[in-house]
A computed fold for a 265-nucleotide RNA, annotated as Bacterial large signal recognition particle RNA. The sequence was found by an Rfam model in a public genome assembly. The coordinates come from a structure-prediction model, not an experiment, and the mean pLDDT is 76. The model forms 92% of the base pairs in the Rfam consensus.

RNA sequence: CCAUACCAGCCGGGGAGUUAGCGGUGUCCUGUACCUGAAAUCCGCUAUAGCAGGGGUGGAUCCCAGAUCUGAGGAUCGAUCAAUCGCAAAUGAAUUACAUUAACUGUGUUGAGAAGUGGGUCUUACGCAAUUGGGAGCCGUGAACCGUGUCAGGUGGGGAACCAAGCAGCACUAAGUGGUAGACCUGAUGUGACGUAAGUACGCCUGCUUUGAGCAGAAAAUGUAAUGCUCGUGCGAGCGUGACAUUCGAAUUUUUGGUGUAUGG
Numbered sequence: 001c002c003a004u005a006c007c008a009g010c011c012g013g014g015g016a017g018u019u020a021g022c023g024g025u026g027u028c029c030u031g032u033a034c035c036u037g038a039a040a041u042c043c044g045c046u047a048u049a050g051c052a053g054g055g056g057u058g059g060a061u062c063c064c065a066g067a068u069c070u071g072a073g074g075a076u077c078g079a080u081c082a083a084u085c086g087c088a089a090a091u092g093a094a095u096u097a098c099a100u101u102a103a104c105u106g107u108g109u110u111g112a113g114a115a116g117u118g119g120g121u122c123u124u125a126c127g128c129a130a131u132u133g134g135g136a137g138c139c140g141u142g143a144a145c146c147g148u149g150u151c152a153g154g155u156g157g158g159g160a161a162c163c164a165a166g167c168a169g170c171a172c173u174a175a176g177u178g179g180u181a182g183a184c185c186u187g188a189u190g191u192g193a194c195g196u197a198a199g200u201a202c203g204c205c206u207g208c209u210u211u212g213a214g215c216a217g218a219a220a221a222u223g224u225a226a227u228g229c230u231c232g233u234g235c236g237a238g239c240g241u242g243a244c245a246u247u248c249g250a251a252u253u254u255u256u257g258g259u260g261u262a263u264g265g
Stems, first nucleotide, its partner, number of pairs: 001265006009057003012030004020046005034054004063258005070251001073248004081240001084237005092231002094227008104217004113211009122199006128192002130189006137180005147172004155164003
């Protein structure tokens, strides 16, 4: 150095979670990397830390160790920023009120403003009217017999005069029923160019009287006061974002070193 058989190793790894811990099932990343079986109401193991069964490769560009470059992704911390909510302050704005200022517009001796007085607008009560019901009144209708009057005929009584009951018809009436323009009594009202009285209001509109020159408006500036609605400010709360830093780290780049046994030639 070659051949055969075999031993170790390898045939993926990692984050978080779980766990006393390790590995796995599950999850996420990397990215291609033997097969089969069980496993979150979990499964297996114990610092040489998955188990059971099978297959491949095998002393190296492939196994092991160290250094180095880049670095997916996860974890911790949580600056900053954004929106929301609460509290506070009133010093920045904002809003409101008042005052002052000069200019402007309108109006005013054909009477501004003010004062006095009357009326209306509002409420209540009463009246009048209107509308719509009810009642009374009035006009009709209204009883086979069991309502009234009169009762032809007929019936009964009587010697007779006459007497009695009484159907139909006619007239009237009860309960009931229909109508009713106006007038009478009474109730009600989405009614009224109406009247009377009282009240409230002290605002608005308007008539009259007195006085006799101002009055009103919007905007601006300045000042004072108020509000806490809005923006901004300060503090706090939870939610999101997640810089910087710390940590684990697959995969990648470059490089250094290490690793057998037996037999035969």